[in-house]
RNA sequence: UUAGAGUUUGAUCAUGGCUCAGGAUGAACGCUAGCUACAGGCUUAACACAUGCAAGUCGAGGGGCAGCACAGAGAUAGCUUGCUAUCUUGGGUGGCGACCGGCGCACGGGUGAGUAACGCGUAUCCAACCUGCCCAUUACUCGGGGAUAGCCUUGCGAAAGUAAGAUUAAUACCCGAUGUUGUUAAAAACCCGCAUGAGUUUUUAACCAAAGAUUUAUUGGUAAUGGAUGGGGAUGCGUGACAUUAGGUAGUUGGUGAGGUAACGGCUCACCAAGCCCACGAUGUCUAGGGGUUCUGAGAGGAAGGUCCCCCACACUGGAACUGAGACACGGUCCAGACUCCUACGGGAGGCAGCAGUGAGGAAUAUUGGUCAAUGGACGAGAGUCUGAACCAGCCAAGUAGCGUGCAGGACGACGGCCCUCUGGGUUGUAAACUGCUUUUAGUUGGGAAUAAAAAGAGGGACGUGUCCCUAAUUGUAUGUACCAUCAGAAAAAGGACCGGCUAAUUCCGUGCCAGCAGCCGCGGUAAUACGGAAGGUCCAGGCGUUAUCCGGAUUUAUUGGGUUUAAAGGGUGCGUAGGCGGGUUGCUAAGUCAGUGGUAAAAGCGUGUGGCUCAACCAUACCAAGCCAUUGAAACUGGUGACCUUGAGUGUAAACGAGGUAGGCGGAAUGUGACGUGUAGCGGUGAAAUGCUUAGAUAUGUCACAGAACCCCGAUUGCGAAGGCAGCUUACCAGCAUACAACUGACGCUGAGGCACGAAAGCGUGGGUAUCAAACAGGAUUAGAUACCCUGGUAGUCCACGCAGUAAACGAUGAAUACUAGCUGUUGGCGAUAAACAGUCAGCGGUAAAGCGAAAGUGUUAAGUAUUCCACCUGGGGAGUACGCCGGCAACGGUGAAACUCAAAGGAAUUGACGGGGGCCCGCACAAGCGGAGGAACAUGUGGUUUAAUUCGAUGAUACGCGAGGAACCUUACCCGGGCUUGAAAGUUAGUGACGGACUUGGAAACAGGUCUUUCCUUCGGGACACGAAACUAGGUGCUGCAUGGUUGUCGUCAGCUCGUGCCGUGAGGUGUCGGCUUAAGUGCCUUAACGAGCGCAACCCUUGUUGUUAGUUGCCAUCAGGUAAUGCUGGGAACUCUAGCAAGACUGCUACUGUAAGGAGGAGGAAGGUGAGGAUGACGUCAAAUCAGCACGGCCCUUACGUCCGGGGCGACACACGUGUUACAAUGGUAGGUACAGAGGGCAGCCACCCAGCGAUGGGGAGCAAAUCUCGAAAGCCUAUCUCAGUUCGGAUUGGAGGCUGAAACUCGCCUCCAUGAAGUUGGAUUCGCUAGUAAUCGCGCAUCAGCCAUGGCGCGGUGAAUACGUUCCCGGGCCUUGUACACACCGCCCGUCAAGCCAUGGGAGCCGGGGGUGCCUGAAGUUCGUAGCCGUUAAGGAGCGACCUAGGGCAAAACUGGUAACUGGGGCUAAGUCGUAACAAGGUAACC
Repeated sequence: UUAGAGUUUGAUCAUGGCUCAGGAUGAACGCUAGCUACAGGCUUAACACAUGCAAGUCGAGGGGCAGCACAGAGAUAGCUUGCUAUCUUGGGUGGCGACCGGCGCACGGGUGAGUAACGCGUAUCCAACCUGCCCAUUACUCGGGGAUAGCCUUGCGAAAGUAAGAUUAAUACCCGAUGUUGUUAAAAACCCGCAUGAGUUUUUAACCAAAGAUUUAUUGGUAAUGGAUGGGGAUGCGUGACAUUAGGUAGUUGGUGAGGUAACGGCUCACCAAGCCCACGAUGUCUAGGGGUUCUGAGAGGAAGGUCCCCCACACUGGAACUGAGACACGGUCCAGACUCCUACGGGAGGCAGCAGUGAGGAAUAUUGGUCAAUGGACGAGAGUCUGAACCAGCCAAGUAGCGUGCAGGACGACGGCCCUCUGGGUUGUAAACUGCUUUUAGUUGGGAAUAAAAAGAGGGACGUGUCCCUAAUUGUAUGUACCAUCAGAAAAAGGACCGGCUAAUUCCGUGCCAGCAGCCGCGGUAAUACGGAAGGUCCAGGCGUUAUCCGGAUUUAUUGGGUUUAAAGGGUGCGUAGGCGGGUUGCUAAGUCAGUGGUAAAAGCGUGUGGCUCAACCAUACCAAGCCAUUGAAACUGGUGACCUUGAGUGUAAACGAGGUAGGCGGAAUGUGACGUGUAGCGGUGAAAUGCUUAGAUAUGUCACAGAACCCCGAUUGCGAAGGCAGCUUACCAGCAUACAACUGACGCUGAGGCACGAAAGCGUGGGUAUCAAACAGGAUUAGAUACCCUGGUAGUCCACGCAGUAAACGAUGAAUACUAGCUGUUGGCGAUAAACAGUCAGCGGUAAAGCGAAAGUGUUAAGUAUUCCACCUGGGGAGUACGCCGGCAACGGUGAAACUCAAAGGAAUUGACGGGGGCCCGCACAAGCGGAGGAACAUGUGGUUUAAUUCGAUGAUACGCGAGGAACCUUACCCGGGCUUGAAAGUUAGUGACGGACUUGGAAACAGGUCUUUCCUUCGGGACACGAAACUAGGUGCUGCAUGGUUGUCGUCAGCUCGUGCCGUGAGGUGUCGGCUUAAGUGCCUUAACGAGCGCAACCCUUGUUGUUAGUUGCCAUCAGGUAAUGCUGGGAACUCUAGCAAGACUGCUACUGUAAGGAGGAGGAAGGUGAGGAUGACGUCAAAUCAGCACGGCCCUUACGUCCGGGGCGACACACGUGUUACAAUGGUAGGUACAGAGGGCAGCCACCCAGCGAUGGGGAGCAAAUCUCGAAAGCCUAUCUCAGUUCGGAUUGGAGGCUGAAACUCGCCUCCAUGAAGUUGGAUUCGCUAGUAAUCGCGCAUCAGCCAUGGCGCGGUGAAUACGUUCCCGGGCCUUGUACACACCGCCCGUCAAGCCAUGGGAGCCGGGGGUGCCUGAAGUUCGUAGCCGUUAAGGAGCGACCUAGGGCAAAACUGGUAACUGGGGCUAAGUCGUAACAAGGUAACC
């Protein structure tokens, strides 16, 4: 001392990327801002700089005297003989500009351009070195000389500056003397060291010193040694990226000699040799100051190097030296270059990467401040001077830390805001108001520090010759600051971001895929917790957010600590070099390893303790830790080395094994071709065809011949080989494995980067060969097309030889080696003396499986287990195995191998579904077998379309279309036109009026607006009923949203399914149960069974119907008895029958025999009924955002003199057309006419209406009964008879004319019915399609709802008559179960690929064009060092000038290489809701897919 989350899926596990939460910053930006302390502040243009300052000092070195002051002298004025003032003079004095001289200017301060380097860090070394000032020690400090600056004079110049003359000093310069423990050379002795070598002593020779000052005390000077400090040099180790940089190097590597340096050294030169560096990464290119440290992290690590400290480098750019102890010198010099400035145009000046400051650049970084008081530095004897070092202050939330903006009380809770289920409640919220208290900070007024200690100076003293002590005085920038006190007063002081999940915190309004948000997932298309605003909340808080960058999370580069069968990833295979790793015993060693000790690891920082600022940050102090080096020990392990061993490895002997390889020989079948026969009309080919071959004789068949290629059966889960691969027989040669024996060697081994070799098919080159097959190509088909699949042909190629190529899904998608870890079983080759037997053993090839492993699938002694060694490879998808470069190749192409850009996934295994032109099983009027229809006609009706002022609206595959509508002339009515009303057409509350109504009347189409006459009731006297009117609160809407909803409904489907609890299996989604076998109408049941049970469905329970019994008999019934009629249950009576309607019984595979384990099946009996008896009601979990806001209800939105409402008229009824559903027909199984029989279920008072009358009839007029088992409405087909005789008819009835009836204010648009007349299409209906399995289809009529009437041929019911057929499950449709594949999950109406077209983006190539840095060669070459040198200068000399040579910055020329930018055009790539063409892939994807 280690935290995770979101996101791939319908869901799951794992892989894997992306993203987030944390910390940090020299930051910037947005909003906001009270105080204090501490620390920080150009990251960009090492871009350019105005102005001021940043290095001077010493008169105790010197000559001097410009300026200041003074003594002295002189003059003048005031004038009190001495003072004041002024002027002149005055180096005599204090002092001092400039000058000579000394020391300093090489420190301090800045910056990070360059540098990949001994630059830095660390350790060691210098016996190869220097060191001013400082300290210690020793010795010395003698005598001379000539100049020069300044000053003065004279010139030149605009200036900067400079020349000449005269003259002068020194601690400036020079000469001489002396001279050691110095230096050099030589010799000897001693001693030390790992070595080169060092040290000490002695002797000899040569060479080299000095300076004084001030006034008696010092200080300086010279030589030498040592120390200290600071520097210089060398070496080990460490310290970036790229191999698409693999070779580099001529002073290069070494030697000898010389030169040079403080010193070593190719540092330089001459000569000699040919070395040196490099895969443990040289050279090149790109990037970069390094460290202490800082950030992060559990750590290991990763990233960074701002402030502070150390080192380095640089100072406009490049070069160079001078001076000096020290520089190749930030505020010095010279030269070259660029730039800026001055100029009299001749010539000059400059260098802020010092402190401030300016411009520029930039997202961005401060004052042209104060002081030397302290600390430090330079000079000085000192006082002191200088010091943009430093200390302070100013600006900036840019960071860290601290403080404050008040505290207490105060309402079942004010106002306001917001929200809601809205007379009210919730929240803001004890928050406010109000009461009491406090006063930090800011403000007022006042007081007021420490930091100052000394040193030095002055005075005094002690000791005694440079030290100490005492005394008084002086010195504060910050600063009137810190701090303290005083006064008043809650007074002056809170914001930012966020609130979909991650992630703490939610509501309303606005907007409506718009505007916008967004870190990732993703929000927004009318109810947005995701946009914008508000209210509330959350988190931080003088800050809060955003952006950028770094670490973390990320075990997502994995040393700690990952992987490679299928997710990314094992090299195609072997041999083998370097390297890595390596069996047993024993001795030695001590490199690794371990332990102790010593040195070092600067300080600061980090950590711990303590202390000081009121606390803290901050600061002080003490201690600790890491690495490296040295040394002393230990000896197990690894390494090294010696000796030995045999088990690893190899050799040998024996007898085997095999499609192992290479070369040669031989064989038969098939195919094709040729020749000759036989033989005749087709052959061939396909899903079907055609092209093709064939009467010039094919195909077929026989014989013979030739050619090339491949080897049937055996044959296998077989064998062999390193892999690729290898198959007729045989010969030769070569190689290999295993076994047995244990003779030989004695670790000789394993792996293997580079390297070498082998390496399918296709391909390439040369030469052969060519039977078959067959890319390309041609033709025929198929098709919308068909550059394909199918067919007929057919060339490369396929074969051989020799070369090349070097890749494959080269796969066990599994690298090699060794050891270990249960079994069972098959098989190959050996051994076990022989053996068909088997029980052993070794080596292979398979199957299954324990443990284990694995995400799972799976694997499992042939590991994907447990371990070890070595190699190869991986790190999201796409771009891309592409581009560029390089290497190889004849080419094709191969090897190596990126980036920009783009996405949030891509991918693996398994699960559940769905789907399949996958499989199996099963069912259904699904097909088939039948019967009758539709589709053709006319009409009815609905829909579409069209039309219209309006043709209201909805329903639209199945599951809309005689549907909502079970009834549109007005109404309905929602639509259109026109005319009215606006609290409204209806309902409620309140005040007022008194009628309301009736009759008549005016205008008008009516609504409505008026006019005249007439007129109330009850009362407890308050008023009430009723009506009209006014105001207000309410209204109203068939307006929108069925994708906001409730409710209801359709459909899959009356299909047999859908689930749960517990248990079990699986990491999990999930599975099991529910699977399997049999059976069923059925997940119905039985058996089996890791399942056992249960629920919703099925079935049953319910209703109707079929049989019987019983109970009860009116309005129903009438057998028996009696009465009566023309006749009738008409009457008495009866309770038998029918019937009515209650209750029961009955059917359960119960019985029988067969079959089956059982469930059950099949037959029979009995029975009214038999295997669910028939029919109905009943519709699981769910699907279709299915239908309905216009039936109703309801959220939200919208309209309010209208989208509400009233009225009249019109429309919903239109009509070139198309479709659905029906009716009537086309006729003789019929039509017409006459006669005649039999139902059930219903309805009925504004009704049904018997019966009578009138009318041809619809109907009308009379008129009993019946609110119904009582009265009433009522059959048709059928049966009998007659007629029609196959025609557009005696079929069919549309249409039209006329005349009537009924309903209703009203039948024109637009009703029904009747009669007469008219008499259309239609002669059985194309493709296709619908219903039905028994009282069913077909056919016949009857009733009812709605309703004034009716467009009803519709719908819902009722009964009458009453069939045919089902072999069967191949096919079509739908469904169920199991299984399989899947890239689908919006689920195949799915998914998805490529070209083309459009827009945008980045990128490769590209004739060229324009740059950049570096190198090479040649020419030229400043300054400068060094060297050389006759004239000139210098008294001689030293030296200098001049000239020359070498080197070189810079400049010029040239040819290459590298690396950028740009470019007409061009290549592909990526991205982009609805473009074009096809349909390649996913299912057997419709030709299996893939390399």
Molecule: small-subunit ribosomal RNA
Organism: uncultured bacterium